[in-house]
Molecule: glmS glucosamine-6-phosphate activated ribozyme aptamer
Organism: Marinococcus halotolerans DSM 16375
RNA sequence: UCAUUAUUGAAAGCGCUUGGACUGUUUUGGAACGAAAAACAGAACAGUUGACGAGGUGGAGGUUUAUCGAGUAAUCGGCGGAUGCCUCCCGGCUGCAUGUCUCAGCUGAAAGUGCUGGCUUAAAUCAUGAAGGCGACUUCGUGGCUAAAGGCCAGGACACAGGCAUGA
Numbered sequence: 001u002c003a004u005u006a007u008u009g010a011a012a013g014c015g016c017u018u019g020g021a022c023u024g025u026u027u028u029g030g031a032a033c034g035a036a037a038a039a040c041a042g043a044a045c046a047g048u049u050g051a052c053g054a055g056g057u058g059g060a061g062g063u064u065u066a067u068c069g070a071g072u073a074a075u076c077g078g079c080g081g082a083u084g085c086c087u088c089c090c091g092g093c094u095g096c097a098u099g100u101c102u103c104a105g106c107u108g109a110a111a112g113u114g115c116u117g118g119c120u121u122a123a124a125u126c127a128u129g130a131a132g133g134c135g136a137c138u139u140c141g142u143g144g145c146u147a148a149a150g151g152c153c154a155g156g157a158c159a160c161a162g163g164c165a166u167g168a
Stems, first nucleotide, its partner, number of pairs: 014080004019076001020049010052069003058089006090108006097166006112158002115155006126143007
């Protein structure tokens, strides 16, 4: 240093990188003709990069391009995963008094369906500075902006089953 085994810790714009992009070294062509050279185009080797936050987890199984915007836009492509989605199960909410059984629509601390208004610390990019590196770049500090979805609160509109039992 590599491989194997065991233990511990670590995540969801999360992890990785064989393609690409970019950087460096060497080298081929350009351009050999007496000599030299640029842009540019390749090859080999070694590196760098490869998601900025908001939001999101009842359980089991299945599935894959799994929400929202920001960005001077490679945040490209790919692989894996993932709180998404579907089905079932468990529990619950609403259906105009209560209970129970079906049915319908929802929901996992919330809960019928639209609409309107308000609230809900965005972060990076950017500017500036420090450290490291030949460089691409990496890490950190300071400053100033700037969303949408979702959620919460308020208002109003629409919708609001059936059986049995009890009560009024």